[in-house]
Context: one part of a larger RNA
RNA sequence: GACGAACGCUGGUGGCGUGCUUAACACAUGCAAGUCCAACGAUGAAGAACAGAAUUGACGCUUCGGCAGAGAGUCAUUUCGGAUUAGUGGCAAACGGGUGAGUACCGCGUGAGCUCCCUACCCCUUACAAAGGGAUAGCCUCGGGAAACCGGGAUUAAUACCAUAUAACAUUGCGACUAAGCAUUUCGAUGCAAUCAAUGCUACGGCGGUAAGAGAUGGGCUCACGUCCCAUUAACCGGAUGGUGAGGUAACGGCUCACCAUACUGACGAUGGGUAACCGGCCUGAUAGGGUGAACGGUCACACUGGAACUGAUACAUGGACCAGACUUCUACGGGACGCAGCAUUGUGGGAAUAUCGCACAAUGGAGGGAACUCUGAUGCAGCGACUCCGCGCGAGUGAUGAAGGAAUUCGUUUCGUACACCUCGGUUCUAUGGGAAGAAAAGGACUGUACCCUAGGAGAAAGCUCCGGCCAUAUACAUGCCAGCACCCGCGGUUAUACGCAUGGAGCCAGCGUUGUCC
Numbered sequence: 001g002a003c004g005a006a007c008g009c010u011g012g013u014g015g016c017g018u019g020c021u022u023a024a025c026a027c028a029u030g031c032a033a034g035u036c037c038a039a040c041g042a043u044g045a046a047g048a049a050c051a052g053a054a055u056u057g058a059c060g061c062u063u064c065g066g067c068a069g070a071g072a073g074u075c076a077u078u079u080c081g082g083a084u085u086a087g088u089g090g091c092a093a094a095c096g097g098g099u100g101a102g103u104a105c106c107g108c109g110u111g112a113g114c115u116c117c118c119u120a121c122c123c124c125u126u127a128c129a130a131a132g133g134g135a136u137a138g139c140c141u142c143g144g145g146a147a148a149c150c151g152g153g154a155u156u157a158a159u160a161c162c163a164u165a166u167a168a169c170a171u172u173g174c175g176a177c178u179a180a181g182c183a184u185u186u187c188g189a190u191g192c193a194a195u196c197a198a199u200g201c202u203a204c205g206g207c208g209g210u211a212a213g214a215g216a217u218g219g220g221c222u223c224a225c226g227u228c229c230c231a232u233u234a235a236c237c238g239g240a241u242g243g244u245g246a247g248g249u250a251a252c253g254g255c256u257c258a259c260c261a262u263a264c265u266g267a268c269g270a271u272g273g274g275u276a277a278c279c280g281g282c283c284u285g286a287u288a289g290g291g292u293g294a295a296c297g298g299u300c301a302c303a304c305u306g307g308a309a310c311u312g313a314u315a316c317a318u319g320g321a322c323c324a325g326a327c328u329u330c331u332a333c334g335g336g337a338c339g340c341a342g343c344a345u346u347g348u349g350g351g352a353a354u355a356u357c358g359c360a361c362a363a364u365g366g367a368g369g370g371a372a373c374u375c376u377g378a379u380g381c382a383g384c385g386a387c388u389c390c391g392c393g394c395g396a397g398u399g400a401u402g403a404a405g406g407a408a409u410u411c412g413u414u415u416c417g418u419a420c421a422c423c424u425c426g427g428u429u430c431u432a433u434g435g436g437a438a439g440a441a442a443a444g445g446a447c448u449g450u451a452c453c454c455u456a457g458g459a460g461a462a463a464g465c466u467c468c469g470g471c472c473a474u475a476u477a478c479a480u481g482c483c484a485g486c487a488c489c490c491g492c493g494g495u496u497a498u499a500c501g502c503a504u505g506g507a508g509c510c511a512g513c514g515u516u517g518u519c520c
Base pairs, nucleotide, nucleotide: 001519002518003517005516006515007514008513009512012392013391014390015389017387018385019384020350025347026346029344030343031342034091035090036089039088040087042085047080048079049078052075053074055072056071060067061066098302099301100300107227108226109225110224111223112222113221114220117219118218122215124213125212126211127210128209130164132162133161140153141152142151143150144149170195171194172193173192174191179186180185200207201206228274229273230272235265240262241261242260243259244258245257246256247255277299278298279297280296281292282291283290284289304325305324306323307322328337329336330335356382358381359380360379364378365376366375367374368373395425396424397423405416406415407414408413429461430457431456432455434453435452439447464509465508466507467506468505469490470489475504476503478501485492486491
């Protein structure tokens, strides 16, 4: 000098930030990933309309018994209407958010390469979309179960599923001719054969589908160099090193396997052990360097522990599925459920120590949708904490009787001290009324009646902490008497202590000041 700090004393206010560094401990509760009816069949609320049924019934007529009947609400049917709900299907859920356990590794960083690769949605270009089929969820029905949920039957739709047709600049095989090479062979214009596609909806405006090429974006792989400590770790290695062939992969490769060879790494530190995510950066330092990796940004890894996969353009998947294990939990004891290292929150949890079970999708961004819109604890905001940094304030001027009082004193005085008081002033903050934005492109603002402005009020509500022997700016008195105590170090205290304690005075910093810890 610095800090994601903590502790002690103290504490007015605003702004930008920041806040479990420890137990990758365990988690009650709520929310954090949905959306589309312009893919599909069901469901069919409000409301509307034609006619109907019974009820009631204005004006009117009446022999007072009734007659007639506009209208009103109710009910059921039909035709519209299309709210809601679950299901099939599509896209998303692999992003976004968290954490740093593991990892000394092509994990990360810098620089190259891929003639050894993939890329949904998006942009551009070209071509195409023919004609069919059988199911299944839902609904209905029957049954089992405490529940989670499960089974049988009947029946139905699709942009769900399946076979057929058509097809190349796609894939595979063949391959005259040409070119390269000593050669096995390689390349390959044109060509031949085989294989592979599609789906419709519509408000008629559009929105989608299939194949191919190209781009963009995102990824995968390879290489060179760099990347902590221990030699009281010196030898290590069995798919180990290489080859041939095969399998596998988007792709190269011992990635895997069969066979063959015996290599490979290592004092330029292998192997083993310990520790640790890495970087841009951050702190310090004149530099070189040393330390560090909170927040923000990039990469990686992980998701109760371990394992292996499915779906998919992409996962071996945090809020998906399966198996095993430990824990918690429900149970009708037969069997089930769960995973906060998402945001809040909880604990006789750990700890010196770290916040609200808040508001909003208004903005930015994301998912779905043609759109309206829906969802979004991402994000934007607010709350709490002097935790950091920065800004402002706690008044300004005048005022000598040098008041009272305290302290010291050589008793003359000195000092606190123009300090107080007194008088005058302004109003930053503050309080109250009123006005009132920008952030939002027509409308639409969580923040928020916020920021800011006018007026009024009134010194009123706002100063502490540490130190005073040297280092080091700052002194005296009293009390204590090697006691009580202080102290980074030197050291101080045993009766004259500027070093302990207290008082007065002073010095330093200031809404902070000291102490402790860590780094330079």
The prediction has a mean pLDDT of 81. This is a predicted structure of a 520-nucleotide part of an RNA (small-subunit ribosomal RNA, 5' domain) from an uncultured bacterium. Rfam family: Bacterial small subunit ribosomal RNA. The full RNA is in RNAcentral, with records from ENA, Greengenes and SILVA.